[in-house]
RNA sequence: UCCAGUUUAUCCUGCUGGCGGCUGCGGCUAUCUGGUUUGCACUAAGACAUGCAAGUUUUUCCGAAAGGAAAGCGGACAGCUCAGUAACACGUAGCUAAUCUGCCCUCAGGUCAGUGAUACCCUCGGGAAACUGAGGAUAAGAACUGAUAGAAGAAGGUUUCUGGAAGGUGCUUUCUUCCAAUUUCGAGCCUGAGGAUGAGGCUGCGGCUGAUUAGGUCGUUGGCGGGGUAAAAGCCCACCAAGCCGUUGAUCAGUAAGGGCUCUUAGCGGAGGAGCCUUGAGAAGGAAUCUGAGACACAACUCCUAGCCUUACGGGGUGCAGCAGUCAGGAAUUUUUUGCAAUGCGCGCAAGCGUGACAAAGCGAGCCAGAGUGUUUCUCAUUGAGAAACUUUUGUUAACUGUAAAAAAGUUAGCGAAUAAGGACUGGGCAAGACCGGUGCCAGCCGCCGCGGUAAUACCGGCGGUCCAAGUCGCAGCCCCAUUUAUUGGGUCUAAAACAUCCGUAGCUUGCUUAGUAAGUCUUUUGUGAAAUCUGGCAUCUUAAGUGUCAGGCGGGCAAGAGAUACUACUAGGCUAGAGACUGGAGGAUGCAAGGAGUACGGUCAAGGUAAUGGUAAAAUAUGUUAAUCUUGAUUGGACUAACAACAGCGAAGGCACCUUGCAACGACAGAUCUGACAGUGAGGGAUGAAGGCUAGGGGCGCAAAAUGGAUUAGAUACCCAUGUAGUCCUAGCAGUAAACACUGCGCACUAAACAUCAGUACCUCCUCGAGAGGUAUUGGUGCUGCAGCGAAGGCGAAGAGUGCGCUACCUGGGAAGUAUAGUCGCAAGGCCGAAACUUAAAGGAAUUGGCGGGGGAGCACUACAACGGGUGACGCGUGCGGUUCAAUUAGAUUCCACACCGUGAACCUCACCAGGACCGACAGCAGAAUGAAGGUCAGUCUGAAGGGCUUACCUGACACGCUGAGAGGAGUUGCAUGGCCGACGUCAGCCUGUGUCGUGAGAUGACCUGUUAAAUCAGGUAACAGGCGAGACCCGCGUGCAUAGUUGCUAUCUGAAGAAGAGGCACUCUAUGCAGACUGCCUGGGCAACCAGGAGGAAGGUGCGGGCUACGUUAGGUGAGUACGGCCCAAAUGCCCUGGGCAACACGCGCGCGGCAAUGGUGUACGCAAAGAGAUGCGACUCCGAAAGGUGAAGCUAAUCUCUUAAAAUACAUCUCAGUACAGAUUGAGGAUUGCAACCCAUCCUCAUGACGAUGGAAUCCGUAGUAAUCGUUUUUCAUCAGAGAACGGUGAAUAAGUCCCUGCUCCUUGCACACACCGCCCGUCAAACCAACCGAGUUUUGCAUUGGUGAGGCUCUUUUCGAUUCAAAUCUUUGUAAGACAAGGUAGGUUAAGUCGACACAAGGUC
Repeated sequence: UCCAGUUUAUCCUGCUGGCGGCUGCGGCUAUCUGGUUUGCACUAAGACAUGCAAGUUUUUCCGAAAGGAAAGCGGACAGCUCAGUAACACGUAGCUAAUCUGCCCUCAGGUCAGUGAUACCCUCGGGAAACUGAGGAUAAGAACUGAUAGAAGAAGGUUUCUGGAAGGUGCUUUCUUCCAAUUUCGAGCCUGAGGAUGAGGCUGCGGCUGAUUAGGUCGUUGGCGGGGUAAAAGCCCACCAAGCCGUUGAUCAGUAAGGGCUCUUAGCGGAGGAGCCUUGAGAAGGAAUCUGAGACACAACUCCUAGCCUUACGGGGUGCAGCAGUCAGGAAUUUUUUGCAAUGCGCGCAAGCGUGACAAAGCGAGCCAGAGUGUUUCUCAUUGAGAAACUUUUGUUAACUGUAAAAAAGUUAGCGAAUAAGGACUGGGCAAGACCGGUGCCAGCCGCCGCGGUAAUACCGGCGGUCCAAGUCGCAGCCCCAUUUAUUGGGUCUAAAACAUCCGUAGCUUGCUUAGUAAGUCUUUUGUGAAAUCUGGCAUCUUAAGUGUCAGGCGGGCAAGAGAUACUACUAGGCUAGAGACUGGAGGAUGCAAGGAGUACGGUCAAGGUAAUGGUAAAAUAUGUUAAUCUUGAUUGGACUAACAACAGCGAAGGCACCUUGCAACGACAGAUCUGACAGUGAGGGAUGAAGGCUAGGGGCGCAAAAUGGAUUAGAUACCCAUGUAGUCCUAGCAGUAAACACUGCGCACUAAACAUCAGUACCUCCUCGAGAGGUAUUGGUGCUGCAGCGAAGGCGAAGAGUGCGCUACCUGGGAAGUAUAGUCGCAAGGCCGAAACUUAAAGGAAUUGGCGGGGGAGCACUACAACGGGUGACGCGUGCGGUUCAAUUAGAUUCCACACCGUGAACCUCACCAGGACCGACAGCAGAAUGAAGGUCAGUCUGAAGGGCUUACCUGACACGCUGAGAGGAGUUGCAUGGCCGACGUCAGCCUGUGUCGUGAGAUGACCUGUUAAAUCAGGUAACAGGCGAGACCCGCGUGCAUAGUUGCUAUCUGAAGAAGAGGCACUCUAUGCAGACUGCCUGGGCAACCAGGAGGAAGGUGCGGGCUACGUUAGGUGAGUACGGCCCAAAUGCCCUGGGCAACACGCGCGCGGCAAUGGUGUACGCAAAGAGAUGCGACUCCGAAAGGUGAAGCUAAUCUCUUAAAAUACAUCUCAGUACAGAUUGAGGAUUGCAACCCAUCCUCAUGACGAUGGAAUCCGUAGUAAUCGUUUUUCAUCAGAGAACGGUGAAUAAGUCCCUGCUCCUUGCACACACCGCCCGUCAAACCAACCGAGUUUUGCAUUGGUGAGGCUCUUUUCGAUUCAAAUCUUUGUAAGACAAGGUAGGUUAAGUCGACACAAGGUC
């Protein structure tokens, strides 16, 4: 003094966590020294074995002594603990005129005469013991009697003194009571007075929580009289009075020893109060008492209770919260040590004795402080290792010193770098790894954010590094950080938070002025505020910590005295500016009551009139021939008050609207007549308070919760429709809440401007002279802009959310929850007050950029519509996909953006799948190998076959898979690790930057608006001005012309049998190079312009037509199966080879196509016209054979030359005549041909025969805007063979629109958003499951406190000292209440928990705002 965490990003609000200090404990580690107010405080004030912790004394007696007894003093100190106590317990300041005080000090005086016992002891008993009884002796500084001195009290007298005050004190009289003194001469003892010390009592003030504790109290408050005490007093008693305490918190409940001080903090404060000092209280729980100066007594006594020990069962003993120590409890706290040497204390004349106080030591990483773990040089060397030298704190050896005794420390002399470094962290916060291995949402980490799902800087190890260091990290608690309780020092429109509104009590606050007082306030003096602690100086231990001394400060206060008087206060006066009263004329949907009016609506009656009405998106329920709806008239009923009506008015708010009257009240303005601060706010309290609801009585036209019916729907307990009851209305009550909102408490003062409107006043002008119109100034209200200022921003802005002042209420992360419980109000419904456990890292506000909307606006598109044309969807077949099946039917792709896609077509191969059978290890090392490895050939055997194994013969001649490392291969896995490539958005017009400006900021502007365009194309405006990538320009093809060039192309000319061809030529066509041409250039109209519409010329006109190229990005889109590539995996198999099968299956569903259903046709005959391609394992002319597929032979051609190569539809003629046909061709049978090792699964073609389905295709859906659709063939790719596919090519050749945003989408602007993984979003509730903490609960039970009535130990007091009585009173039983727990069947809501169910409530107009 901050840092991290809500968001895509931002600014806030707000909490959570981190960093600091302190206290206790824990993990790992550890060389030494000093100091220390360090060590069972925290939990069990639990229980204690054993030892010790209080004795001492020539006073007396016995005794040799030890010792015992009597007696004196001390055992009320010291030591321990913190249970109780919210209190005069403590702190502080006082009082005691209401008191006591042993030992000690000072002063004065005294210390005489006597008497009787008793213990120990002896004798005899009882008892287990503890202990105790009887008899007999004896002594004292023990006890008793008397005297002297004296003291106390009562009554009376006298007033000397003190003092604020006499009830005090002094003197004195009488009476009563009490009553000293060993003697040993040392010390004591006695009496009186005083002091000191210590103690008792009383008072003011101060310091915890709770109101979900509001009333408490009967000895209670006071008086009189007694009793009692050292002493005042209801301390106790009798009588009398009815007081006393309390919202400034009584009583009750909970918690707690208080203070000096300690921790923390800049300070104010907050938290603590264990040690050391001090005060109090306690001694197993409880009560009482004796002795004594002092106790109601820790190691005294008596009794009760609960423990424990012992017993001979009759009894008896005991109390570590003393020091050690044990058990228990617990996260947790030491030795059954030494000594009275020092300091103190008790006794003693003293010597001395005693002392677990104390002084010392031991143990413990309690804390504080200090030191060290080496320094230098050399060698090898990257860290590092080694050697030598030096130094010697520590270590070690010896001596001295030290101590009560030791020990340590110290001094001197030797030895010797020897004996000495860890802990945590290493993703951010937060210093330090983009290192390696393991793991694979597992194991685990993590204060918070978060990490881990196969490349983990975050887990577990290794190696580095960082920070502290004899320590270092963690756990728990406190303070700070936290201005997150705000006095210093916060807030409340929207984040949590202004009571629904007003009146008003207490309280708080309060105009001008005079005088007084001096309570607050201020100044000053005195006393006190212990020591330790704190600060500074000095000194002392080698230094430091520590200790000593001096000074200061602290204790922030209290008490007393003397002064000051500005302010506050109080007392007594005065004033008028606040406030109130009065008067005046205006004002209003202000309230209450009464009377009247009006339209509409419903009912009834009458008349007219006839079949429908009503209702909806569409319907139905419903009404209607018993006459409806509709029209007219009359009558009746209740409710309501249109237009006027407005950012107009009134009221405290809720609220208030036809007209008239009465009553009541009100604010504003004006006047300045009266009072003279009478005021503001307002805890409690009171009054009013919409709608709905409740009670009682009326009234009910319409509307309308509930309810019924009809629709809608998957459902529809809703939205829509038809009915309809409470209610709505009136009277009298209750209730007391609303988004009761301006989400803005009330009052006062001050602080720019402009405009509108309502009510008043003054003045001016006009005037129709009106209650008229306009204007200026001003007061009060209601609004809209807006400066300064404020605010997180939105915004507020004289009616503040600005600047000050006064008072009140409320808030303190989200949820649980406005719930539970207690109380209180209410007839009830419910209202008011109002938590916790538990859970959670966010919840929230404002604004930003996107995305989205069953929001709005503008523009656009044949993967949109409209108009038109033709299809798909029905049938058959081809093909792809799903599913199913199978040994296998290999994989991939799945909305648009998978499905004639990868596959440009799987018989083997391809091939990845299935069945079966085989095979294989570069390189290095080891073992083996010229006693012949591996291999080859003939033959045999195993086998479906081949290879391979085995046997045998021969040949060649150097390697070597048996082992260990390592390697090849993988169409195995991951497209969510990747490169590259590709699809779609996108036939889109967007995407980005510099400078400037605006905003706290994210961001905005630019890129917006208007017009225009195919276009972010261009123009005009504009806090923007510019720029880049896209668009365009550019490239290719086609369309026109020109130039150049003519072979294999062409042929106007010539020859030729007018056939083939030849000669000639390059004019034409064509080929392929280069140019030209089109630019809104020209004209007309519109427009500011950009540009648009039309026209001319032109082959072509507004981008000429068609392609290519195609931004920033998004889609974790597709592809490890095209190749590449990281990681992982397989290794005798997931590698590699072979045979066969499969990818071709078939109840079924879908996509893309082909063929048809026929006459715009089929069949037959005749006949005419292309373009663009391909060709050497090839295209194959031509000839012959065959009915054909095809076969035989064979020229030419590496191709503007040769071949594929007859184009087909078209045209002409003939026939068929509307039929399942002379349409259609599936399927099947038979026979042939071709390719190929191979045609069964499973190829293609030809011929003959067979002749299914099909008669124009439901919902739905696709393509197309001109040489397009439709239709017709051709070529090519793949290829041994096989197109119904893809890609190209030409032939014939339309219809319709020239528009729109309705559907589907795209772009821009705007709007809403609780979305940002971005609507395939987010999100709510019930139900089902698990866990958790609560609440209620029939009841059961424990304890504390209070209370009722009994029983009543024991002691004290009184009393013929034994019966008894009084009193204190434990313990125990019982009645009732209260408080706090524990257990509980069952019930209830809540919270939490990746992938359960049902719906779709909220967020967009969220689909009914």
The RNA shown here (small-subunit ribosomal RNA) has 1409 nucleotides and comes from a metagenome. The prediction has a mean pLDDT of 80. The RNAcentral record of the sequence draws on SILVA. It matches the Rfam family "Bacterial small subunit ribosomal RNA". For this family Rfam cites "Crystal structure of the ribosome at 5.5 A resolution" (Yusupov et al., Science, 2001).